[in-house]
RNA sequence: GGGUUCUUAGCUCAGUUGGUUAGAGCUCCCCGCUCAUAACGGGGCGGCCGAGUGUUCAAGUCACUCAGAACCCA
Numbered sequence: 001g002g003g004u005u006c007u008u009a010g011c012u013c014a015g016u017u018g019g020u021u022a023g024a025g026c027u028c029c030c031c032g033c034u035c036a037u038a039a040c041g042g043g044g045c046g047g048c049c050g051a052g053u054g055u056u057c058a059a060g061u062c063a064c065u066c067a068g069a070a071c072c073c074a
Base pairs, nucleotide, nucleotide: 001073002072003071004070005069006068007067010026011025012024013023019057028044029043030042031041032040050066051065052064053063054062
């Protein structure tokens, strides 16, 4: 220098022809249970989907630019 893939909640990850309010587990907070703690059960908080522009009636999902990460080729 060229190419491919990836970036969604504090962490690890889903999201199947673009279509109502974007989800799970763990963490955290509250409650229950217990003499108490852990485990377990119930509830809750938490994300403008890496930044931006565009296409569309409608974008996490499509296109482009930029930033970051991983791998391959030279």
The prediction has a mean pLDDT of 82. A computed fold for a 74-nucleotide RNA from Sulfurimonas sp., annotated as transfer RNA. It matches the Rfam family "tRNA". Rfam classes the family as a transfer RNA. It was read from a public genome assembly. The source organism's lineage runs through Bacteria, Campylobacterota, Epsilonproteobacteria, Sulfurimonadaceae and Sulfurimonas.